[in-house]
Context: one part of a larger RNA
RNA sequence: CUGGGUAUAAAGGGUGCGCAGGCGGUUUUUCACGUCUGGGGUUAAAUAUCACGGCUCAACCGUGAAGAUGCCUCGGAAACGGGAGAACUUGAAUAUGAGAGAGGUAAGUGGAAUUCCUGGUGUAGCGGUGAAAUGCGUAGAUAUCAGAAGUAGAACACCGAUUGCGAAGGCAGCUUACUGGACCUGUAUUGACGCUGAGGCACGAAAGCGUGGGGAGCGAACAGGAUUAGAUACCCUGGUAGUCCACGCCCUAAACGAUGCUUACUCGAUGUCUGGUUGAACUUGAGCACCUAAGGGAAACCAAUAAGUAAGCCACCUGGGGAGUACGUUCGCAAGAAUGAAACUC
Numbered sequence: 001c002u003g004g005g006u007a008u009a010a011a012g013g014g015u016g017c018g019c020a021g022g023c024g025g026u027u028u029u030u031c032a033c034g035u036c037u038g039g040g041g042u043u044a045a046a047u048a049u050c051a052c053g054g055c056u057c058a059a060c061c062g063u064g065a066a067g068a069u070g071c072c073u074c075g076g077a078a079a080c081g082g083g084a085g086a087a088c089u090u091g092a093a094u095a096u097g098a099g100a101g102a103g104g105u106a107a108g109u110g111g112a113a114u115u116c117c118u119g120g121u122g123u124a125g126c127g128g129u130g131a132a133a134u135g136c137g138u139a140g141a142u143a144u145c146a147g148a149a150g151u152a153g154a155a156c157a158c159c160g161a162u163u164g165c166g167a168a169g170g171c172a173g174c175u176u177a178c179u180g181g182a183c184c185u186g187u188a189u190u191g192a193c194g195c196u197g198a199g200g201c202a203c204g205a206a207a208g209c210g211u212g213g214g215g216a217g218c219g220a221a222c223a224g225g226a227u228u229a230g231a232u233a234c235c236c237u238g239g240u241a242g243u244c245c246a247c248g249c250c251c252u253a254a255a256c257g258a259u260g261c262u263u264a265c266u267c268g269a270u271g272u273c274u275g276g277u278u279g280a281a282c283u284u285g286a287g288c289a290c291c292u293a294a295g296g297g298a299a300a301c302c303a304a305u306a307a308g309u310a311a312g313c314c315a316c317c318u319g320g321g322g323a324g325u326a327c328g329u330u331c332g333c334a335a336g337a338a339u340g341a342a343a344c345u346c
Stems, first nucleotide, its partner, number of pairs: 004317003008299001012314001014203004021196003025088007033081002035077008049065006091193001092190005097184001103179007110156001114152001116150001117147005125136002164171002208249006217243002222238004260313006268291001270289003274285003295302002319346003328339004
C1' cells in the first nucleotide's frame, strides 16, 4: 500500500457555514468521452513457456514456434456512467396560515437574602469546632426592632420536570423592542436548485491576558489558629487577584452520547412535550425518555434518536514508553496553542 477498523480495546475533527473536489431523483432525444465488441499495426534482442537438437547427463548452449496486459488506428453497439437538448415532481426550497419554546441581542424593572450604614431596646458574651484556638466584643458586640426612596453588588427560591430551546459552547425573576431557527396543516409556486466537504471563514465553558470601571458574597495566592512525628494539606478565622460590566485578545476541556454528517429500509409495548384530525376513543407528524423482538456485539449492552441492514462524503487509528516532548514553521501581548518526529528502550 492493500486490508481491517474508530461508544468502552489505538482511532470521530469542540461546533457550524461553505469554495474546490467526490457522489447524486424520474422520463425521453441525441453525441459516442468512459464502457463493450471485431479487424489491422506495433509491442527489439536476451529472458520466461512449448517442441526439437548440441556438449557422455545436467547446468549451460543452439534452432524453431506460440504468446505478450499495453499503446496507436479503422469499423460497430448504445444498456450503464458522462456531455448537450426537452420534460416531470416524489428530493430540496419558497409563499400563505396556526400554535410552542430558559434560542439570541439591547434597554428597563421587582422581591427575598447577604454585607455595610444610622437610630432604639439591651448586657456579656459572640463566633467557630471532633475538641479548641486565632478572630470579634464594655470605645457596648452577638441578639432584636425601625429606616414611608437607607446602601452596594451579585444571583434569581417556589413554578421546575425523566420538561423545553439552541449547531456546539450553552440558555432560567418580570416587562418591552429588535431578531434567528425548528415544527405542523391544506393549497399554491420554482423544477434536482441536492448530500458531503480537504483548505478557508465564523462561533466556541472555565481559567488566563490588556485597558477602563465595579467589588456585596464567595475566594486561588498569602497571613494566622488548629491537627500531626511533620502538615508548605484536609478543619477554623481573615483575605488579594479573580468571580461582575464594557471593549479587545486567548481557542483549550472527561468541549462526552467518550458514538461525524446525510439518506433509505427493519416486530412491538409504555410515558411525556408540542402541532393536525376528532364530541371522545383512536389516529397522524416533529421531538424527549424508557422497555423489548429480529439483528449486531468480546461482553456489558445497542436496538426506528442503532452500536441493525445498505449507500455517499469527510475526519482519524496501526504495540507500550520516549512524547503531545524536541526541532522547524504559523498564530499569540504573554501564558501558551496548532502542526509534530527520531535516537534509545521493553
Small-subunit ribosomal RNA, central domain from an uncultured prokaryote, 346 nucleotides, folded computationally. The coordinates come from a structure-prediction model, not an experiment, and the mean pLDDT is 87.